[in-house]
Source information
This is a predicted complex of two RNAs, RNase P RNA and transfer RNA, with 478 nucleotides together. Its mean pLDDT, the model's own confidence on a scale to 100, is 77. It holds a member of the Rfam family "Bacterial RNase P class A". It is annotated as a ribozyme.
RNA sequence: CCAGACGGUCGGACGGCCGCUCUUCCUUUCGCGGGAGAGAGGAAAGUCCGGGCUCCACGGAGGCACGGUGCCGGGUAACGCCCGGCGGGGGCGACCCCAGGGAAAGUGCCACAGAAAAUACACCGCCGAGCUCGGCCGGCCCGUCCGGCCGGGCGGCAAGGGUGAAAUGGUGCGGUAAGAGCGCACCGCGCCGCCGGCAACGGCGGCGGCAGGGAAAACCCCACCGGGAGCAAGACCAAGUAGGAGCGGCGGGCGCCUUCGGGAGCGAUCCCCUGGCGCCGGGCGUGCCUUCGCGCCGCCGCUCGGGUCGGUCGCAUCAGGCGUCCGGUGACGGGCGCCGCAGAGGAAUGGCCGUCGCCGCUGAGAAGCGGUACAGAACCCGGCUUAUAGACCGUCUGGCAUG
RNA sequence: GCCGACGUAGCUCAGGGGUAGAGCAACUGAUUCGUAAUCAGUAGGUCCGCGGUUCGAAUCCGCGCGUCGGCACCA
Numbered sequence: 001c002c003a004g005a006c007g008g009u010c011g012g013a014c015g016g017c018c019g020c021u022c023u024u025c026c027u028u029u030c031g032c033g034g035g036a037g038a039g040a041g042g043a044a045a046g047u048c049c050g051g052g053c054u055c056c057a058c059g060g061a062g063g064c065a066c067g068g069u070g071c072c073g074g075g076u077a078a079c080g081c082c083c084g085g086c087g088g089g090g091g092c093g094a095c096c097c098c099a100g101g102g103a104a105a106g107u108g109c110c111a112c113a114g115a116a117a118a119u120a121c122a123c124c125g126c127c128g129a130g131c132u133c134g135g136c137c138g139g140c141c142c143g144u145c146c147g148g149c150c151g152g153g154c155g156g157c158a159a160g161g162g163u164g165a166a167a168u169g170g171u172g173c174g175g176u177a178a179g180a181g182c183g184c185a186c187c188g189c190g191c192c193g194c195c196g197g198c199a200a201c202g203g204c205g206g207c208g209g210c211a212g213g214g215a216a217a218a219c220c221c222c223a224c225c226g227g228g229a230g231c232a233a234g235a236c237c238a239a240g241u242a243g244g245a246g247c248g249g250c251g252g253g254c255g256c257c258u259u260c261g262g263g264a265g266c267g268a269u270c271c272c273c274u275g276g277c278g279c280c281g282g283g284c285g286u287g288c289c290u291u292c293g294c295g296c297c298g299c300c301g302c303u304c305g306g307g308u309c310g311g312u313c314g315c316a317u318c319a320g321g322c323g324u325c326c327g328g329u330g331a332c333g334g335g336c337g338c339c340g341c342a343g344a345g346g347a348a349u350g351g352c353c354g355u356c357g358c359c360g361c362u363g364a365g366a367a368g369c370g371g372u373a374c375a376g377a378a379c380c381c382g383g384c385u386u387a388u389a390g391a392c393c394g395u396c397u398g399g400c401a402u403g
Numbered sequence: 404g405c406c407g408a409c410g411u412a413g414c415u416c417a418g419g420g421g422u423a424g425a426g427c428a429a430c431u432g433a434u435u436c437g438u439a440a441u442c443a444g445u446a447g448g449u450c451c452g453c454g455g456u457u458c459g460a461a462u463c464c465g466c467g468c469g470u471c472g473g474c475a476c477c478a
Base pairs, nucleotide, nucleotide: 001399002398003397004396005395006394007393008392009391010390012356013355014354015353016352017351018350020039021038022037023036024035025034026033041374045385046384048383049382050381051380052379053230054229055228056227060291061290062289063288064287066226067225068224069223070222071085072084073083074082075081086100087098088097089096090095101221102220106219107218109214110213123161124160125157126156127155130154131153132152133151134150135149136148137147138146139145140143169187170186171185172184173183174182188210189208190207191206192205193204194203195202196201234313235312236311237310244304245303246302247301248300249299250298252280253279254278255277256276257275261272262271263270264269282297283296284295285294306477307476308475320339321338322337323336324335325334326333327332357372358371359370360369361368362367404474405473406472407471408470409469410468413427414426415425416424421458429445430444431443432442433441451467452466453465454464455463
């Protein structure tokens, strides 16, 4: 110098004029006016995860269903996030990527091609050791004989070819009729033991001839986690109306007492109505079931119709930010000091001008013209993901040149 | 602001791991004097986009983009 890897920071600056929102102070004729201060982001976005907060009466126990997570250890309020390791893969390297439990619990799937796609199998091919048939030749002791050659069948094999994404360990040597873990060596794999490590796992040694391919981002199994809804949650005030209609569900039973009222009876008394209490039961109470306890009972659910579409709170102090020291490889934790940092509600955070910066084009230059990213809070935090013109810093890798 | 559903031919929709379909529409031919209807045939697809799992993705998973719908309070 070129090419690249990782981590981090910024992402316009200054001045003038006119406006907007909030807080606070003064004045006040309660309408306002004036002064001071503050006023978008690293993603405010997507709403993908995790919490706080609020309501569902508390969500007490157990189970089912549903959803999620998935190597190990740690961090954290928590997480699917982060950190450090392990294993696998990629790159010459710095470094990067991995939803990375179980396929020997079970069910299902593997199209086409291919012999065979999971109980392995035999299309081409290889073999002629064993049995057998046919033909030819030769031999002799001529027979149901012996030997050789050729062809076929029964048969043996899975090395090679071929198919496929994938073919039942790979390479080499031996072995064999041909072959094959059939035997051996190395590699891979499984099991056992020892050692190191908290663990995932790694190393060494021995044994086993190899034992059932893939896929769980198919169902599923195992372990762990999760009650649901969401600030349009929810609370209060004010105004207003038809305090309404339809459909569905339940509105049950027993016992005791009973003022008034009604009926029967000469009467004691009995019955009905009404009301109260108790027991059993039923309905509703934010997935379902059971159980425990509680609340309410003319209550619950759905649909239609009517009215208001005003104000206040929730709502800005927090797992807060910055600096520094200590512990830790790190995520992070702890101590001390300082700071207070948006709060709208059809929704403020803006517009214009000037100077400068940066980029592009033109130009010899001076200068001129054009542009200046992604995007904008809405209950609040911690993450992830996505978008982002350009600029800067640090560490490291490979190559070239020079000393 | 919050919650949910969907995206496949020009339009309306099927297909839910094995290589893309139906109806209408379009085009060509036949029929008719001509048109419509009818009959025969043809063409037309980045399955919203980008990644991942798998031998293989419209389908399964993740992230984006777009469209549509619902949610205020009172009796």